[in-house]
Context: one part of a larger RNA
RNA sequence: GAACGAACGCUGGCGGCAGGCUUCAUACAUGCAAGUCGAGCGGAAAGGCCCCUUCGGGGGUACUCGAGCGGCGAACGGGUGGGUAACAGGUGGAUAACCUGCCCUCUGGUGGGGGAUAACUAGCCGAAAGGCUAGCUAAUACCGCAUGUGGUGAUUGUGCUUCGGCAUGGUCAAGAAAGGCGCUUCACGGCGCCGCCAAAGGAUGGGUCCGCCUCCCAUUAGCUAGUUGGUGAGAUAAUAGCCCACCAAGGCUAUGGUGGGUAGCCGAGCUGAGAGGUUGAUCGGCCACACUGGGACUGAGACACGGCCCAGACACCUACGGGUGGCAGCAGUAGGGAAUAUUGGACAAUGGGCGCAAGCCUGAUCCAGCCAUGCCGCGUGAGUGAUGAAGGCCUUCGGGUUGUAAAGCUCUUUUCUGAGGGAAGAACAGCCGGGGAAGGAAAUGUCCCCGAAUUGACGGUACCUCAGGAAUAAGGAACGGCUAACUCCGUGCCAGCAGCCGCGGUAAUACGGAGGUUCCAAGCGUUGUUC
Numbered sequence: 001g002a003a004c005g006a007a008c009g010c011u012g013g014c015g016g017c018a019g020g021c022u023u024c025a026u027a028c029a030u031g032c033a034a035g036u037c038g039a040g041c042g043g044a045a046a047g048g049c050c051c052c053u054u055c056g057g058g059g060g061u062a063c064u065c066g067a068g069c070g071g072c073g074a075a076c077g078g079g080u081g082g083g084u085a086a087c088a089g090g091u092g093g094a095u096a097a098c099c100u101g102c103c104c105u106c107u108g109g110u111g112g113g114g115g116a117u118a119a120c121u122a123g124c125c126g127a128a129a130g131g132c133u134a135g136c137u138a139a140u141a142c143c144g145c146a147u148g149u150g151g152u153g154a155u156u157g158u159g160c161u162u163c164g165g166c167a168u169g170g171u172c173a174a175g176a177a178a179g180g181c182g183c184u185u186c187a188c189g190g191c192g193c194c195g196c197c198a199a200a201g202g203a204u205g206g207g208u209c210c211g212c213c214u215c216c217c218a219u220u221a222g223c224u225a226g227u228u229g230g231u232g233a234g235a236u237a238a239u240a241g242c243c244c245a246c247c248a249a250g251g252c253u254a255u256g257g258u259g260g261g262u263a264g265c266c267g268a269g270c271u272g273a274g275a276g277g278u279u280g281a282u283c284g285g286c287c288a289c290a291c292u293g294g295g296a297c298u299g300a301g302a303c304a305c306g307g308c309c310c311a312g313a314c315a316c317c318u319a320c321g322g323g324u325g326g327c328a329g330c331a332g333u334a335g336g337g338a339a340u341a342u343u344g345g346a347c348a349a350u351g352g353g354c355g356c357a358a359g360c361c362u363g364a365u366c367c368a369g370c371c372a373u374g375c376c377g378c379g380u381g382a383g384u385g386a387u388g389a390a391g392g393c394c395u396u397c398g399g400g401u402u403g404u405a406a407a408g409c410u411c412u413u414u415u416c417u418g419a420g421g422g423a424a425g426a427a428c429a430g431c432c433g434g435g436g437a438a439g440g441a442a443a444u445g446u447c448c449c450c451g452a453a454u455u456g457a458c459g460g461u462a463c464c465u466c467a468g469g470a471a472u473a474a475g476g477a478a479c480g481g482c483u484a485a486c487u488c489c490g491u492g493c494c495a496g497c498a499g500c501c502g503c504g505g506u507a508a509u510a511c512g513g514a515g516g517u518u519c520c521a522a523g524c525g526u527u528g529u530u531c
Stems, first nucleotide, its partner, number of pairs: 001531004006527005013378006019371002021336001026334003030331003035072003040069002043065002047063001048061005079289003089213007098206002103202003107198004111145001113143002120135006152173009179194006215261003222252003227249006234242001264286004268279004291312005314325004342368001344367003350364001351362004381411004391402004416468006425458001432451006475520005480501003486515005496503002
């Protein structure tokens, strides 16, 4: 000199953009943060509509829908950095050792049956949380049967091979599925859309393995028995001591093993001419964690923040028998601390989940609030004005300086106040109306085009216009040298200053005050940290 997620002191007009618990991964009151689907199902708690009514109520419908069964989601998104010195991360490879729901393309199929169960009803237990028994019922819930292109397993050939396997034929065996909605038809049936099953390919997302890189301590020198390797069996989506049985005695190490300390890693940020040093806040990628420890279940995916089980600590409720909970989600509270914000609005946009859709949910997100925390921009007026006014300060008492500074005069209105107007961000999708194309017997539907209506939290905000009036707006630090800027008074090695050198013991440009000056400026200084 530069920088900061800063803090402190003094001061403080506005706007834009950003940032905001760096400390105890401390404990948490309260609200919200993950739901959705009636076009899967039986249904009808509530509301609407219709009917009846003794006015108490009852029945129907399914506009709508509580609870329940079922499906998908809840493994994303959001938080934190405790652990981790490690294939955790970065980078480059391997997978002939693997998986991949939803999505896209393509092939084939979707036949025929069965038994339950929740909801509900009845009874019972319990303070509650909740539970038990009996009875009824449905499904895209569950279970057989059939078929089975292909796939899988066994067996047998061929080709290729990195000799591990890969590709491609034959035979045998086991093994799938689910319907819903709409259109049309007298009916059988047909068609469309959304699904379902088997298989192939793609895309996306992951798993595993390897080369190189990745802090300090030698006042840590030896470490290791599933340890190192082999064979076999098991587990896994998959390789492998991953696990197990047996066998062998190996494996690592001064090119730093082992132990200890510290730490999430990176893209990047800061600094520097660079080399380098330092940091890992915000944003993005990866990892790990979710009160502490352990475990599995479900599932395409978890060993799962707002799931389950066990143990522990803590806290709460209790009728003392027993139960309940997990903010390192968004706000917020308490303690801690030098220190870090609102228990706000909206799903309008972007994105996500579910749904055919309308739509619902979304503390993701978009906005608003607070804070000079930072960066950037603007303003606090402009011109003129010498009796160089008054006052202050200094003085050699002549004067000098503050100083064109003020006052005065003439302007302007960025800001400010008031009034009026007033956005872009919203056009897609869908609905509605019309037209067309392919297919189809036709219609619905699908696709394309046109049109109309509708949708804004921010917000009556930004912005624009008009009116008024210099009106609403300057401080902080320093002035001995380094270092730009000097005099007076007070004090008298006292009180004090100080980054270093050093000032102060009676004329202190160094302490305190005043006048003046210098430097920055809505900031200025101090402290801390990095270069």
Background
Predicted 3D model of a 531-nucleotide part of an RNA (small-subunit ribosomal RNA, 5' domain) from a metagenome. The RNAcentral record of the full RNA draws on SILVA. Its Rfam family is "Bacterial small subunit ribosomal RNA". Gene Ontology terms of the family: ribosome and structural constituent of ribosome. Its mean pLDDT, the model's own confidence on a scale to 100, is 83.